Background
The RNA shown here (small-subunit ribosomal RNA) has 1540 nucleotides and comes from a metagenome. The prediction has a mean pLDDT of 83. Its Rfam family is "Bacterial small subunit ribosomal RNA". Rfam links the family to the GO terms ribosome and structural constituent of ribosome.

[in-house]
């Protein structure tokens, strides 16, 4: 950084897709180790169990338990003793007293508002950033000042009684405090007054004075003089911790403000405590926060109100950046704690593990009542594609309490699980070629896997085993010392310091050492292009793949498997999501003539932008400073983990905001000026500009009258229609409505729509000229307003012509059309709507600038006799073009060029300018305007072709002009079809069909039936055997093939060896064989367009490019033939020529050819004939030459090429004919001629044999032959060719037969012999008929070939004698030695189906005006939506399937507004007849003060009723759209698409 994909190709527009990075991921396959991170994104769904907030005895009463001590009591007992009654009795247990310990619970204090979780709600002062608070608060902490005096009354715990299942209470009695309540004091504080200073309006700070008001609590150490004492101690002194008042600080918080903060206008108006004021209440505090009264305000297109979505941020991901997306972990803020409401306590809450109420849910219950809240850590169920341990520890860090020890802490520190991510390491290293085996491929040679393995030598990371073994730990505390402070003090206490003791969950872990052994450790994806990486096999539009393009229908690098290769690697792929690529929303950085896109036009509001000079200001702007912009993150440097991930320290950065100082060019604002923008006044001329009224003529139609008679009208042709009741035509008169010929012009006017006879009136705008005036008054313009063709609507008129609808006639397969005859709305006028058009220059408005040329409309100036021309200039309106622009086409001072300002609009095609909603409309409908779904395109311009019922030019037996045929008949032949055991196969428009086949009775033969063979009928190699080989004859069976028997038969060489060659046989193996398939795998050959004149290349030039030019143009030609011109110059394949035959002549050569002349001989009917010699004159044969080139003349043409005519010549403009077939097209034909890839068969799809079939016949077609007759038939006579062929051959003479033919055998391997015409000509008969035409068919008799003529040969003779009397629609050949007619020959071949094919000669015409038309072709041009190229493309209805969406009587759940009802808890207010210890009065009783229960009022959650709104789901039926190899009907569009 780009790439693929629209086309035959190109450029552009434009979408889709890919390569990158990332993730709290999931899924598939696989999985060795470690470190660091990270892990419920879904149901803010429900939760069993355990833990997550306590602590203080140095605040208090009390004290279980245990220990110690004491005296004594009780019980018991070893033992001692005994008077035997008993006594003593260590010890043990219990009780008592005292001390120590201090559990559980309670009063009290502090904490529980932190920490931890989650993101439901919230579009908000919630958050971020920056300010303010002179409108506030702040427990614990620090500092300062002052104080801490003296009393009182209760109440838990406890004891007893008692209710309840429980939860939880009730009563009585006694008790403590740092709990509670009075009193004293008042440094101070509050309040008030005065003064000073300051500020920002309310005010703030300080000082002075001052009546009233306003505090407190103790606990715990040490001390020794004095005093008291219950002998414990107290007073006293001195510490520490508390307490109270006040001030200051720090920290945290409350409130307020500027700015920023998602989508939606298919949400445009919202609001009644609403906005403000006065007063009051309330709060820590300002405030409608609340209330009473007053006023009627407040917000909003700079988006109010409503709806939807969403925690915000630091940051994270991506990106070059600007941006875009996102907000998990970490950090800050907010909100929430089952749902909703509420307050209490407190410094702080309206409180996650507090309270009250209501609701849902769960649990317990004795049914009366109760309990609960994991969005704390683990864990469980559910839902889900998906997210972990009911672990260890308070050792560290931090927090709460405590004087402290310490206690608590699921915060936290750790470990575990998960490849979820990042980072690191390993699975070995080196050597090792006969390049082993195996695999795969193969052209069979080999290649590759591959130094890879084996093997040899090493190493020891990780893992394993053994041994050693950390840091994180130091505070605090205690002990022993030193120093300092307090103090009377060497007590104590505090601070500091030295030494020591002791504290580890992780963990016997990290780390280190040793041991052993390559031992335990590699997969995943891809391999057609994009995109690195290729082969084989299988499959056969199947199975499947696919991100896009697209692969797969028998040779798949695209499916599946394998081998190989590429990529990454403990991972690899897939899916999902985000950014990127995408400049594809364009700020950076896009567009709008034709690709999507300029509003139909103007006026104008808001807004945006704005000439020139100067002064001020300092809004924007610029510079500097200060504060802030948390930390973490990113970046840089250094550094710690072996490196890295990760961490530490420092720096930089944090585009911003605020304040202060400064600058003044530009911008804004304010002021004063100016005149170049804009406007006003004056004078002119131009104009289909607008409105109203009046007038005019031509035409059409109608009415009346006249003339006049049979048609008119209409069309491609007709018909409907009109007309004898008098039309059309024509003349005259009249009526009506509408439109205004000529002038008329890419002329004029208007903003656009639009405006066209003439006159008048009213009226708008533009232009020109010269002066004066105003003094920026300007440009654009969202909304808004006005205008706005045609059609359409409403009401009233009018209505001649025209004319939707409609009717009829035609056309047509149909014709609801095109054409014709009629004809109503409408078209016209008035009034009112509609508001759209290809409303187009497909080009918004305004201004400025930028070479020109040439027309035209209007004005002015100059010049001039003259507006006649010309020159200059302003405003319009056209054409061509420079630069420039553009994808190209094109635009080009009237820009689509270069700039400025403003508005509108676009963002792939379809769905769709549609649905829903809203607004407008009488309606029709208009404006605004989506989505689901679907496609990979849809498009623009240009290029090359092809095509056109487009155009131009030209050619061809293409038509025309002619001649003869085919199509009708019979037969022959080929084909289709039918039939068949088989009728073998191929060829199928021209370009298959007398074609392959130049010969099907057997053979051929490929087909069918039957019988046989299996290394084979044929080839090569190996093995064995024989050489008595091979070969020939032969009995038997058989249809033959074949099986089998007997006999004959002695290969060649030789080193004498079965040794060599050769031949044959046998069996087995390799293999043979196949007319089996694929001509769409191929070679070769062929057909066709077409013997048409075309098809290309090199260099150059033009074009962004495909491509063009050349090859087009003007002429000309049979021809891209030639000439000229030309950004082309040359060249190649084609054309032509060179080759062959033929036409003229010459030379040479004369045998088998020829015989003019000559000689000789023979015969003679005396004309002549034959033979020989001789000759090469002629003919001929066959070789070489000559000749024809527009060379010559005239005309024409461009002085050309050429054309026309002429001369000469055998031949004249290519003399005639042949051979020769460019680039290519048709997947044309042929695997059955041969060759050949692949595939199939292998005792058969091969081979042999007999017989049959290819010949089969209701039928159809092609090609031919013979005819239908007199230009003929028959009979007799008679003349003239060319080219071929001949040895298993041609075969003469002669004889036989009516004939086919037979006998015969001369001659000939051929210019020698054989074969050699017919039509014609002469004469005769027939006389127009199914015939003396025609010969099919059939009967009979023969001949020939052949092994064999039944199926199934040809020919001959006799007899028979069919159809057919010139052929419908249609169609073929031919332009001169041609057509037509006539015969002759040859190949194949035993014979023949030949009437075919290929050749040969004989006789021998007619016609061509011409290129309009049919067909085919060539060149140029034009249109195109075609490129498989018109046999193209393509549209709509209907039918079927699938999908999506809309409507719909309704139904259903959710959210929400309004009105009303009910009204819990609770605050506040009122009341409080009941109750009450502290204070006061009082001896007391009692009273007072103060308070409480209870009651009640306002508000008030949930709930209820009614009525609206919003967005969902669903709904019989219905509408539309999309998609879908082969459905139906038509044929709308693309060419003039056949009616543009």
């Nucleotide at each position: 950084a780009g790439a693929g994909u629209u086309u035959g190709a190109u450029c552009c527009u434009g979408g889709c897709u890919c390569a990158g990075a990332a993730c709290g991921a999931a899924c598939g396959c696989u999985g060795g180790c470690g470190g660091c991170g990270u892990g419920g994104a879904u149901u803010a769904g429900g939760c069993a169990u355990g833990c997550a907030a306590g602590u203080c005895g140095a605040a208090c009463g009390g004290g279980a338990u245990g220990c110690c001590a004491g005296a004594u009591c009780u019980u018991u007992u070893a033992g001692u003793u005994u008077u035997c009654g008993g006594a003593c009795g260590a010890g043990a247990a219990g009780g008592c007293u005292g001390g120590c310990u201090g559990a559980g619970a309670g009063u009290g204090g502090c904490g529980a508002a932190a920490g931890g979780g989650u993101g439901a709600g919230u579009a908000a002062c919630g958050c971020g950033c920056g300010a303010g608070u002179a409108a506030c608060u702040u427990g614990c902490c620090u500092c300062c000042a002052a104080g801490u005096c003296g009393g009182g009354a209760a109440u838990a715990g406890c004891a007893c009684c008692u209710g309840g299942a429980a939860a939880c209470g009730g009563g009585u009695g006694g008790u403590a405090a740092u709990a509670c309540c009075g009193g004293a004091u008042g440094u101070g504080g509050c309040g008030c007054a005065u003064c000073u200073u300051c500020g920002c309006a309310u005010g703030a700070a300080g000082a002075u004075g001052u009546a009233u008001c306003u505090a407190a609590a103790g606990g715990u150490g040490g001390g020794g003089a004095u005093u008291c004492u219950u002998c414990g101690g107290a007073a006293c002194c001195u510490g520490c911790c508390g307490c109270u008042u006040g001030g200051a600080g720090a920290u945290g918080g409350g409130c307020u403000c500027a700015c920023g903060u998602a989508c939606u206008a298919u949400c445009a108006g919202c609001u009644u405590g609403u906005u403000g004021g006065u007063g009051a209440g309330g709060u820590a505090a300002c405030g409608g926060c609340u209330c009473a009264c007053c006023a009627a305000g407040g917000c909003u297109u700079a988006g109010a109100c409503g709806g939807u979505u969403a925690g915000g941020u630091g940051g994270u991901c991506u990106g070059a950046g600007a941006g875009g997306a996102u907000g998990g972990u970490c950090a800050c803020c907010c909100a929430c704690a089952c749902u909703g409401g509420g307050a209490c306590u407190g410094a702080g809450a309206c409180a996650c593990u507090g309270c009250c109420c209501a609701g849902a849910c769960u649990c317990c219950u004795a049914c009366g009542g109760g309990a609960g809240g994991c969005u704390g850590c683990a864990g469980u169920c559910g839902a889900g594609a998906a997210u972990c341990a009911u672990u260890c520890g308070c050792a560290a860090u931090g927090c709460g309490c405590g004087a402290a020890a310490g206690c608590g802490u699921g915060a936290c520190g750790a470990u575990g699980c998960g490849a979820c991510g990042c980072c690191g390491c390993g699975u070995g290293u080196a050597g090792g070629a006969u390049g082993a085996c195996g695999g795969c491929c193969u052209u069979c040679g080999g290649g590759u896997u591959g130094u890879a393995a084996a093997c040899u030598a090493c190493u020891g990371u990780c893992a394993u085993g053994a041994g050693g073994g950390a840091a994180c730990a130091a505070u605090g505390u205690c002990c022993a010392g030193g120093g300092a402070g307090u103090g009377a003090a060497u007590a104590u206490c505090u601070c500091u310091u030295u030494g020591g003791a002791g504290u580890g969950a992780u963990a016997g872990u990290a780390c280190c050492u040793c041991a052993a052994g390559a031992g335990g450790a590699a997969g995943c994806c891809a391999c057609g292009g994009c995109u690195a990486a290729c082969u084989c096999u299988g499959u056969g539009c199947c199975a499947g793949c696919a991100g896009c393009c697209g692969c797969g229908g028998u040779a798949a690098u695209a499916c599946a498997g394998a081998g190989g290769u590429g990529g990454c690697g403990a991972g690899c792929g897939u899916u999902g999501u985000u950014c990127g690529g995408a400049u594809u929303u364009a700020c950076u950085g896009g567009g709008c003539g034709u690709a999507a896109a300029g509003g139909g036009u103007g006026c104008g509001u808001a807004g945006g932008c704005g000439g020139u000079a100067u002064u001020g200001u300092g809004u924007g702007u610029c510079g500097g400073a200060u504060g802030u912009g948390a930390a973490a993150u990113c970046c840089c440097a250094c550094u710690g983990u072996u490196c890295a991930u990760c961490g530490g320290u420092g720096g930089a950065a944090u585009g911003g905001c605020a304040u202060c100082c400064g600058a003044a060019a530009c911008u804004g604002c304010a002021g004063u000026g100016c005149u170049a923008g804009a406007g006003u006044a004056c004078a002119g001329g131009a104009g289909a500009g607008g409105a109203a009224a009046g007038c005019g003529g031509a035409a059409u139609u109608c009415u009346c009258g006249g003339u006049g008679u049979a048609g008119c009208g209409g069309u491609g042709a007709a018909a409907u229609g009109c007309g004898u009741a008098g039309a059309u035509a024509u003349c005259g008169a009249g009526a009506a409505g509408a439109a205004c010929a000529c002038c008329a012009g890419u002329u004029g006017c208007g903003a656009a729509g639009g405006c066209g006879g003439c006159u008048u009136u009213c009226u708008g705008g533009a232009c020109u000229g010269a002066u004066a005036c105003u003094g920026a008054c300007g440009c654009u313009g969202a909304g808004g307003c006005a205008c706005g063709a045609a059609a359409g609507u409403c009401g009233g008129g009018g209505g001649a012509g025209c004319a939707a609808a409609c009717a009829g006639g035609a056309u047509u397969a149909g014709a609801u059309a095109c054409c014709c005859u009629g004809g109503u709305a409408g078209u016209c006028c008035c009034g009112a709507c509609c508001g759209u058009a290809a409303a187009c220059g497909g080009u918004g408005u305004a201004c400025a600038c930028u070479u020109g040329g040439u027309g035209u409309g209007g004005g002015u100036g100059g010049u001039u006799u003259g507006u006649c021309c010309c020159c200059a200039u302003c405003c319009g309106u056209g054409c061509c073009g420079u630069a420039g622009c553009u994808a190209a086409c094109g635009c080009g001072u009237u820009a689509a060029g270069u700039g400025u300002a403003c508005c509108g609009c676009c963002u792939g095609g379809g769905g769709a300018g549609u649905a829903c909603g809203g607004c407008c409309g009488c309606a029709a409908g208009g404006c605004u305007a989506a989505a689901a779904c679907u496609c990979a395109a849809a498009g623009g311009a240009a290029u090359u072709g092809a095509c056109g019922g487009g155009g131009g030019c030209c050619c061809g037996c293409a038509c025309a002009a002619g001649c003869g045929g085919u199509g009708g008949a019979g037969c022959a032949u080929g084909u289709g079809g039918c039939u068949u055991a088989a009728u073998u196969c191929g060829a199928u428009g021209c370009a298959a069909c007398g074609c392959g086949a130049a010969g099907a009775a057997c053979c051929u033969u490929a087909c069918c039936c039957a019988g046989g063979c299996u290394u084979g009928a044929c080839a090569u190699g190996c093995c064995u055997g024989u050489c008595g080989u091979a070969u020939c004859c032969u009995a038997u069976c058989g249809a033959a093939a074949g099986a089998c028997u007997g006999g004959a038969g002695u290969c060649a060489g030789u080193u004498c060896g079965g040794c060599u060659g050769g031949a044959c046989a046998g069996u087995g193996c390799a293999c043979a064989g196949g007319u089996g398939c694929u001509g769409c795998a191929u070679g070769g050959c062929u057909g066709u367009c077409g013997u048409c004149a075309g098809c290309u290349c090199g260099u150059g030039c033009c074009g962004u490019g495909a491509g063009g030019u050349g090859u087009u143009g003007g002429g000309u030609u049979a021809a891209g033939u030639c000439c000229c011109g030309c950004a082309a110059c040359g060249a190649g394949c084609g054309c032509a020529a060179c080759c062959c035959c033929u036409g003229u002549g010459a030379a040479u050569a004369g045998u088998u050819g020829c015989c003019a002349g000559g000689u000789u001989c023979u015969c003679u009917u005396c004309g002549g004939a034959g033979a020989a010699c001789g000759g090469c004159c002629c003919u001929c044969u066959a070789u070489u030459c000559a000749g024809a080139c527009u060379g010559c003349c005239c005309g024409u043409g461009a002085c050309a090429a050429g054309c026309g005519g002429g001369a000469g010549g055998a031949a004249g403009g290519u003399g005639g004919g042949g051979a020769u077939g460019a680039c290519g097209u048709c997947a044309a034909g042929u695997c059955a001629g041969u060759a050949u890839g692949g595939u199939c068969c292998u005792u058969a799809u091969g081979c042999c044999u007999g017989g049959g079939g290819c010949u089969g016949c209701a039928c159809a077609c092609g090609u031919g032959c013979u005819a239908c007759a007199a230009u003929g038939g028959c009979c007799g006579g008679u003349a003239c060719a060319g080219a071929a062929g001949g040895a298993a051959g041609c075969g003469a003479a002669a004889c036989c037969g009516c004939a086919a033919g037979g006998u015969g055998g001369a001659g000939c391997c051929a210019a020698u012999c054989c074969c050699c015409a017919a039509c014609g000509c002469c004469g005769g008969c027939c006389u127009c008929a199914g015939u003396u035409c025609g010969g099919a068919u059939c009967g009979g008799a023969g001949u020939c070939u052949g092994c064999a003529a039944c199926u199934c040969g040809a020919c001959u003779c006799c007899g028979u004698g069919a159809a057919g009397u010139u052929g419908g629609a249609a169609u073929c050949g031919c332009u001169a030695g041609u057509a037509a007619a006539g015969g002759c020959g040859u190949a194949u071949c035993a014979g023949c189906u030949a009437c075919g094919a290929c050749g040969c000669c004989u006789u021998g015409a007619a016609u061509a005006c011409g290129u309009u038309c049919c067909c085919g072709g060539g060149c140029c041009u034009u249109g195109u939506a075609c490129a498989c190229a018109c046999c193209g493309c393509c549209c709509g209805u209907c039918a079927c399937a699938u999908g999506a969406c809309g409507a719909a009587a309704g139904u259903u759940g959710a959210c929400u507004g309004c009105a009303c009802c009910c009204g819990a808890a609770g605050u506040c207010g009122c009341u409080g007849a009941u109750c009450c210890a502290a204070c006061c009065c009082g001896c007391a009783a009692g009273g007072g003060g103060g308070g409480a229960a209870g009651g009640u009022g306002c508000c008030g959650a949930a709930g209820g009723u009614g009525u609206g709104g919003u967005g969902g789901a669903u709904g019989a039926u219905u509408g539309u759209c999309a998609u879908g190899a082969a459905g139906u009907c038509g044929g709308a569009a693309c060419a003039a698409g056949g009616u543009a």